[in-house]
Context: one part of a larger RNA
Molecule: small-subunit ribosomal RNA, 5' domain
Organism: metagenome
This record gives sequence, C1' cells and structure tokens, in this order.
RNA sequence: GAAUGAACGCUGGCGGCGUGCUUAACACAUGCAAGUCGAACGAGAAAGGGAUUGCUUGCAAUCCUGAGUAGAGUGGCGCACGGGUGAGUAACACGUAGAUAAUCUACCUUUGAUUUUGGGAUAACUAUCCGAAAGGGUGGCUAAUACCGGAUAAAGUUUUAAUACGCGAGUAUAAAGAUGAAAGUAUGCCUCUGCUUGCAAGCAUAUGAUUGGAGAUGAGUCUGCGGACCAUUAGUUAGUUGGUGGGGUAAUGGCCUACCAAGACCACGAUGGUUAGCUGGUCUGAGAGGAUGAUCAGUCACACUGGAACUGGAACACGGUCCAGACUCCUACGGGAGGCAGCAGUGAGGAAUUUUGCGCAAUGGGGUAACCCCUGACGCAGCAACGCCGCGUGAGUGAAGAAGGCCUUUGGGUCGUAAAGCUCUGUCAACUGGGAAGAAGUUACAAAUAUCCAAUAGGCAUUUGUAUUGACGGUACCAGUGGAGGAAGCGUCGGCUAACUCCGUGCCAGCAGCCGCGGUAACACGGGGGACGCAAGCGUUAUUC
Repeated sequence: GAAUGAACGCUGGCGGCGUGCUUAACACAUGCAAGUCGAACGAGAAAGGGAUUGCUUGCAAUCCUGAGUAGAGUGGCGCACGGGUGAGUAACACGUAGAUAAUCUACCUUUGAUUUUGGGAUAACUAUCCGAAAGGGUGGCUAAUACCGGAUAAAGUUUUAAUACGCGAGUAUAAAGAUGAAAGUAUGCCUCUGCUUGCAAGCAUAUGAUUGGAGAUGAGUCUGCGGACCAUUAGUUAGUUGGUGGGGUAAUGGCCUACCAAGACCACGAUGGUUAGCUGGUCUGAGAGGAUGAUCAGUCACACUGGAACUGGAACACGGUCCAGACUCCUACGGGAGGCAGCAGUGAGGAAUUUUGCGCAAUGGGGUAACCCCUGACGCAGCAACGCCGCGUGAGUGAAGAAGGCCUUUGGGUCGUAAAGCUCUGUCAACUGGGAAGAAGUUACAAAUAUCCAAUAGGCAUUUGUAUUGACGGUACCAGUGGAGGAAGCGUCGGCUAACUCCGUGCCAGCAGCCGCGGUAACACGGGGGACGCAAGCGUUAUUC
C1' cells in the first nucleotide's frame, strides 16, 4: 500500500447493488417449511335454508336442500428433490484423466407387442371391550388401478450344442426345453343391435396399466496422476496378500465363507500422531509465489448420540420406522411424547451478526387429464454505513479586507471572499398530482381452418377475438410547490510523514508504531487559534499478502 462475513471509538443526509452467528454440530417455547389425485375405490356428515303435518304457537316429527360437499379411510405418485450445516473425514473424500467385455435406471422421449378367466380378504363403517392419555384388542359388513391364482403369448432371461467374429476376456445367431403379462377409468356419439328409453353393447377420443428394445438423465463400482504438517512416530499387517470352490450383490472384488499357499506395505516415508471438508475460486503480488476456501457454483459427509434394517428405481432416509443412550416435557404413576446443522424467533456463549414480515404475481419443484392445490425453494419488503458504487450538504459576485477570535516587534499579521450584502439554481430530502415494465400463459366463451368419423352429433389440434392473473406497490419513473432553506465530521501537525504558534503543566499529569518527548519559555503532554489529510465517513484493534 492492498484486503476483510470484521469488531471498537467519535460522527452520520440520500439512493442503487450486495452481504449479515467466523463463537456452543450448545439447548430450544410458538408458528410455518410436503403434499396431492374423486378421471383408481367403497362409503359419507353437520350447521344453515325451505316445505308439510301435529299440537302446547314455538316446539316436535318427516321430507327436500345444503351435498355426493366437508372431514376421515383404502389405493397411486411424491416425500432420496429442494433447504441447512461443516462435526467427522488425510480418504479414490476431492480435483483431473480414463474404465465398466463387471452394472442398474421410477418419472420423461421414441418405438414394437398386449388374448383372457377366476378367487379370497381388509380398512373405512358397525357392535363391544381395555386405557388418564398415546393408543390397542375382539366379533360383523364391503370396494378397487389394493392382494392372490389359472389359461394363452411377442420380445426378453436361463440351460444345452454348433457356427461365425474377436489376440483375448467374450460377443452374435438358429432350434429345443424351462421361465415369463396386465387394469381399468373418464368423456362423447347412438347409424346399425338388445331391451327395462336411458342404460348395456358397439364405435371414437383422452388418460392410465403390462412386457420388451433404444435414447436422454441420474446413480453404483473400479483405475492412473495430484493430494497438509510431525521421523523427538520406523517398522506395520492373520481376512492380513494371493489362489480354488461356494455364498452374496444390479454388478467386479476377502465383500463374506471353507480350504490351500505365505505373502502384502515401507526412508520415493508404511504405521502412528496433529490439524482440516475438497474444488472452481477469493485476497495479495510485476510475476514466481504466499495466504485463504464467507456469499455464488460443483462435490462429499452429517441430521440429539450410537447401532440396525424396512419400503423403494434410488435411502440404510433432516421434518420415516425399530433398538439402546443422554436430555426435555406430559401422567390418573400403570405408561407415553419429542429432536430448528429448514424459515423466522428465544436463551446461552461471544468483541460480534437481522423480521416470530408479504406473496405464490414471476422462475423452479411435487401431485393432477385439467382446473387447481401445496411450496419459509424462490420473488419481495424490513433491520444494520457491514462493504462497494453514485449523489448531495449549494453556485456566482462581494474589501469598509467589517465585527469577533488568535498572534504581535503594537506598525500590523491571520482566520479571509471566508461571512454579511446582492444576483441565481433547485439535485437529494419534504409535500401535492400523474403513474409503469416485470404478464408469458392458463382457463372460459365465441368464431374460423384442417383432420378423425357413416355423420351437419361429437372429439382432438391450430389460429383469431373477448374476458381473467402483480406480493413488491401507488414502488420505480415523470410533473409541480415552496425556499439556501433539512444535511460534516474524524484523525493528525518532533523525525519517519503532508501540516506551527500561544497559554497551562513542570520527569508531575500524560504521550508513544519506532526513534523517543515531559525535571520553568515543551513545534512531542492538556487546551486555544491556525494548518495538513481523508470525507458520510474518519481513526484504532485483529488478521492476510
């Protein structure tokens, strides 16, 4: 000099864009942060409103409506994303380059194929029992795109042989045997068929279900190189190193197991210890390098502590389950409940770090055929000079060089064109009025076109028109009103180092980054005047180069 997620002191006008628990991975009150689908399924209230009847005239009963609505339940998809934190980890965790002839892939896209027939339950509900509660037991009823069978079948898988290709591990192909599927729902039409005249069948469309192939995405596994410090850590290792058989996995492999061999690593630093998430980057520097890893992006790990599996395409799962532990809470003492390293917020710790805000309007995500619902992701607003950037606190003129302060050799010098005065301007702030972009779409209605169709019903698609969607926010921005009015401090002045005098003090009080100042004229302490530097900041402290 530059820098910081900074803090402290004094001071403080406005705006834009960023950033904001670096400490206790300490403990957490409260609210919210993951739901959704009635076009899978069975069932299904109440309040309120209306009508009728009865009589006691404002009450009862019944019916309609509310409504196939709310809220539950079965089932499907999602909850493995998104969001947080950096405790652990010195490791194929990360970075980079490869391998997978050793693998999987829900949803999405493209494509091929898809014939059928049965069954038994169970929740909800109901009855009853236990319990303070959390919750649970027993009996009964019922449905499905829930569950379980049978037949048939393309591709696939597997077994066996042959052939071809490949240096090889292996790959491809015919045949035979075995194995190997399902589910419907919604809307419309009604020419032809049936009858019970609005339903079935049929047809069309949409959407789903099953199996297979390919793609994309994602994931698993493996390998080369790089990969902090300590040698006052020198030897380490028995599933250890390798082989064979077997098991296990989606898949290779001591991943596991039985047997066999005795190997494997190591001064090119094994093993042990300390510290630490890694990277793109960031800071600094002419560079080489050094330091660092907040925000943003990629990746890994973790979710009160330790362990385990279940479900699933994917988890050994932050707001799932089970076990153990510590802690907190409820209890009728028998037993239960909980997990903010999600967003706010509280306590504690600390030099130190924000609102228990608004909205799903945009972007993105989950569910849905869609409408739509959910979304503390996100978009915004609030707080903080924490940082960067921009603007302002006025401009011109004005010498009787005013008054006043300070200094003085008492002549004067200086603050100083500074002020006053005169002439202007109107940024910002204040007030008044106007007032966006961010909105594309979706849906509804109407019309048109092409297409499917027996069809002028109807469906799907495209286009046009109308209507509909903004948290921020009456914000940005624009115009006007008035009037210099509301807006300057901080540090320093002995040398380094830009800037000097007076008074006070008298080795005292004090200063200080280093050298050093102060013991009676201190340019170094304290105050006044003046000056220098930076400026809504200025200094100090800490840390890095």